[in-house]
About this RNA: A computed fold for a 379-nucleotide RNA, annotated as Bacterial RNase P class A. The coordinates come from a structure-prediction model, not an experiment, and the mean pLDDT is 77. The model forms 92% of the base pairs in the Rfam consensus. It matches the Rfam family "Bacterial RNase P class A". Rfam describes the family as follows. Ribonuclease P (RNase P) is a ubiquitous endoribonuclease, found in archaea, bacteria and eukarya as well as chloroplasts and mitochondria.
RNA sequence: AGGCAAACUGGUUCUAUCGCUGUCCCGAUUGAACGGGAGAGAGGAAAGUCCGGACAACAUAGAGCAACCCACUUCUUAACGGGAAGGCUCCGAGAGGAGACAGACAGUGCAACAGAAAAUAAACCGUCCCGGAGUAUCUCCGGGAUAAGGGUGAAAAUGUGAGGUAAGAGCUCACAGGAGUAUAUGGUGACAUAUAUUUCAGUAAACCUUGGGUGUUGAAAGACCAAAUAGGUUGUGGUUUUUUGGAAGCUGCUCGCUUUCUAUCGUUCCGACGGUAACCACAAUGGGUAGGUCGCUUGAGCCUGUGUGCGAAUGCAGGCCUAGAUAAAUGAUAGAAACUUUUAAAGUACAGAAUCCGGCUUAUAAGGUUUGCUUCUUA
Numbered sequence: 001a002g003g004c005a006a007a008c009u010g011g012u013u014c015u016a017u018c019g020c021u022g023u024c025c026c027g028a029u030u031g032a033a034c035g036g037g038a039g040a041g042a043g044g045a046a047a048g049u050c051c052g053g054a055c056a057a058c059a060u061a062g063a064g065c066a067a068c069c070c071a072c073u074u075c076u077u078a079a080c081g082g083g084a085a086g087g088c089u090c091c092g093a094g095a096g097g098a099g100a101c102a103g104a105c106a107g108u109g110c111a112a113c114a115g116a117a118a119a120u121a122a123a124c125c126g127u128c129c130c131g132g133a134g135u136a137u138c139u140c141c142g143g144g145a146u147a148a149g150g151g152u153g154a155a156a157a158u159g160u161g162a163g164g165u166a167a168g169a170g171c172u173c174a175c176a177g178g179a180g181u182a183u184a185u186g187g188u189g190a191c192a193u194a195u196a197u198u199u200c201a202g203u204a205a206a207c208c209u210u211g212g213g214u215g216u217u218g219a220a221a222g223a224c225c226a227a228a229u230a231g232g233u234u235g236u237g238g239u240u241u242u243u244u245g246g247a248a249g250c251u252g253c254u255c256g257c258u259u260u261c262u263a264u265c266g267u268u269c270c271g272a273c274g275g276u277a278a279c280c281a282c283a284a285u286g287g288g289u290a291g292g293u294c295g296c297u298u299g300a301g302c303c304u305g306u307g308u309g310c311g312a313a314u315g316c317a318g319g320c321c322u323a324g325a326u327a328a329a330u331g332a333u334a335g336a337a338a339c340u341u342u343u344a345a346a347g348u349a350c351a352g353a354a355u356c357c358g359g360c361u362u363a364u365a366a367g368g369u370u371u372g373c374u375u376c377u378u379a
Stems, first nucleotide, its partner, number of pairs: 001375009012337007020041002023038005043350001047361002050359005055218004062255004067214005072086005087101001088099004102209002107207002109203002124150002126146009158176006177200010222294004232285008245261005262277006301320008338348004
């Protein structure tokens, strides 16, 4: 000097005039309109709605099944499918990066096409032995053995060498590799190393098994006040009883539990049936009213210093209060400055709160900082 890798920052600034919304103080008085003054007013992702919660309601929301989610170890957090540090496997020359990481000896399934055959596999070419025939070497027919060589394929029963065999084969041996078990050492642990020993296909982001976890809905959640009327009409199921019947109620089902529900008349074989009205629950239809207050911003909050920790994070001390709109305010104009490219001039990204918080994912202009790896050159 070039290339590469990782982490962070940044998100334009100032002045003037006018305007909008909340809060507080004053005029001023019970309140409002109005006037004056003092503060504050859209992000690093506010986006996505993918996770986890706080909070609220469903009764006091319980149990099981289904369904869904997670899956190496340790730590962290309110919790997470998050984060930190590590282990193992793979990629990279390296700094670094990726992982949907339990179990294939519980069972079921799958591997198209090609190939003889896809795991209790198999004989297409080939090799060897026996018998027969032919013109000897050799060729053909029949039977048996075989999986070392060749072919097909993503993958063909771990690989190399030697022995052995009719020819071969882990058939036997040596070495190596994968998977498992045991012991020793190190480590909190996942694991690593060494020795011995057993064994030799894959796939669970296929079904499944094992272990762990999960009520539902969601701020248009909900609570309160006001107003209004037609407590209308229709339909369905019930109206039990001294431990029973029905209905409704968080959630897909079941159970448990809770709540709620009558009188009378007639007939009658005194079992019961029918009618009238009422009550309980659910559903449909129709009419009226629909304005306001709360929830609503003091938080698992932020900043500074210091301690512990490799780190994520956390203890202690001090300081700060920084939108709360409700059809939606947080702005407009003018000038100057900053930055980038270029002669001037032009441009300055992605994008806007709606109950709140912690993560993940996605988008992002200019500028700035730090560390590491590698190539070349110089000293």